Background:
A computed fold for a 350-nucleotide part of an RNA from an uncultured bacterium, annotated as small-subunit ribosomal RNA, central domain. Its mean pLDDT, the model's own confidence on a scale to 100, is 88.

Context: one part of a larger RNA
RNA sequence: UUGGGCGUAAAGGGUGUGUAGGAGGCCAGGUAAGUCAGGUGUGAAAUCUCAGAGCUUAACUCUGAAACUGCGCUUGAUACUGCUUGGCUAGAGGAUCGGAGGGGGUAACGGAAUUUAUGGUGUAGCAGUGAAAUGCAUAGAUAUCAUAAGGAACACCGGUGGCGAAGGCGGUUACCUGGAAGGUUCCUGACUCUGAAACACGAAAGCCAGGGGAGCAAACGGGAUUAGAUACCCCGGUAGUCCUGGCCGUAAACGGUGUGCAUUGGGCGUAUGCGGAUUCGACCCCGUAUGUGUCGUAGAUAACUCAUUAAAUGCACCGCCUGGGAAGUACGGUCGCAAGAUUAAAACUC
Numbered sequence: 001u002u003g004g005g006c007g008u009a010a011a012g013g014g015u016g017u018g019u020a021g022g023a024g025g026c027c028a029g030g031u032a033a034g035u036c037a038g039g040u041g042u043g044a045a046a047u048c049u050c051a052g053a054g055c056u057u058a059a060c061u062c063u064g065a066a067a068c069u070g071c072g073c074u075u076g077a078u079a080c081u082g083c084u085u086g087g088c089u090a091g092a093g094g095a096u097c098g099g100a101g102g103g104g105g106u107a108a109c110g111g112a113a114u115u116u117a118u119g120g121u122g123u124a125g126c127a128g129u130g131a132a133a134u135g136c137a138u139a140g141a142u143a144u145c146a147u148a149a150g151g152a153a154c155a156c157c158g159g160u161g162g163c164g165a166a167g168g169c170g171g172u173u174a175c176c177u178g179g180a181a182g183g184u185u186c187c188u189g190a191c192u193c194u195g196a197a198a199c200a201c202g203a204a205a206g207c208c209a210g211g212g213g214a215g216c217a218a219a220c221g222g223g224a225u226u227a228g229a230u231a232c233c234c235c236g237g238u239a240g241u242c243c244u245g246g247c248c249g250u251a252a253a254c255g256g257u258g259u260g261c262a263u264u265g266g267g268c269g270u271a272u273g274c275g276g277a278u279u280c281g282a283c284c285c286c287g288u289a290u291g292u293g294u295c296g297u298a299g300a301u302a303a304c305u306c307a308u309u310a311a312a313u314g315c316a317c318c319g320c321c322u323g324g325g326a327a328g329u330a331c332g333g334u335c336g337c338a339a340g341a342u343u344a345a346a347a348c349u350c
Stems, first nucleotide, its partner, number of pairs: 004321003007304002012318001014201004021194003025088007033081002035077008049065006091191001092188003095184003103177007110154001115149007125136002162169002206247006215241002220236004258317006266295011299306002323350003332343004
């Protein structure tokens, strides 16, 4: 527990789809459940309040009134809400047109580089560091040329540029496929918003099964450094990193800012679409819509700062917070192969 809050003080769920629930555009009719008004019945007594009275006073007691803010029945009112009927198009959705995009999935292909192997040339070093050493090399290394194998990642373009709900997405081509924006204003006619549960997706690491393994590299071995060095530096190096199928379900999953709608001065960039002007045609230019940045007015803020992409002004719905520690722990439940995840206290202490 009234309320006040959630960018940084405690606090926005990792993200979406969506059930119940909550909230809901314009016009007209009906109804009268909510709502409002009148009447009536009831609302025991005591208590409380007020006016009196009785004990010497008071407490206390007694008498009367009021009150009992409620409930039932009934008669009306109809602005708003609900229910219901009919209609509308400004919300929402659809159709259609031409564009943008690393959105997702599958397959194929490509070049540079690293590594390795084979062969040629060639000879004594190479590598590494602050300095070294371990390491590699006369069984011919490093360097250099040719050929081959294999895996992973895609320089330049590349951009506070693009796309995606978020996680995230970057070589090229083909196929399959989702979404958003804009133009036309043709159709439907409130079909909407949010969303407890539930379901789906969800980086990296980790786990299971089967492949693969170039480079990198937890663990591990060695060399150094050091008082020590279970590190930082160096030489190696296995899981892993990659692929297929399944699990895990967490992150500073961050804009540390939930979603939707409406309103509220501007300036300067940028991406994409459309229109205008101009042009042989474009670019530039002007306007506009959507996105993405930056600066700043009003306003907000404890300040920093935010400022039409709000942290301004409002509405709707959800999530969450309530002193620090103990603790995101224990116990119990649920989930998981496990690791663990999730839900989530208290004693005690300051």